A computed fold for a 108-nucleotide RNA from uncultured Flavisolibacter sp., annotated as SAM riboswitch aptamer (S box leader). The RNAcentral record of the sequence draws on MGnify. The prediction has a mean pLDDT of 85. Lineage of the source: Bacteria > Chitinophagia > Chitinophagales > Chitinophagaceae > Flavisolibacter.
[in-house]
């Protein structure tokens, strides 16, 4: 950069010692009953790899569907915590959708 995916799911131990939820604002929350990090162990997922099944082709194999979780990687409060930028419906605040930005993650 480029495809997909973001409404499911899943936490105990140990150091450690005040942040934390991605940046800005704003709100809303989590945090000494212990925040960030670090290591251990389990879990969730099922994007690639592999392994097994099925089914199609033009048959060393290439494609699709399944299964399985051994291997890479995520990931384990809250929708991607919510808004914020367009438009759209209702409106007194606003609130509800729908889509962009932005990020996350995974392949190349």
């Nucleotide at each position: 950069c480029u495809u997909a995916u973001c409404a499911a799911g899943a936490a105990a131990g140990g150091c450690a010692g005040a942040g934390g939820g991605a940046u800005a604002u704003g709100g809303c929350c989590c945090g000494a009953u212990g925040a960030a990090g670090c290591c251990u162990u389990g879990a969730c997922a099922a994007c690639c790899u592999g392994u097994c099944c099925c089914g199609c082709u033009a048959u060393u194999a290439g494609c699709g569907g399944g299964a399985u979780a051994a291997g890479g990687u995520g990931c384990c409060a809250a929708c991607u915590c919510c808004a914020u930028c367009a438009c759209g419906c209702g409106g007194a605040a606003c609130g509800c959708g729908u889509g962009a930005c932005a990020g996350a993650u995974a392949a190349g």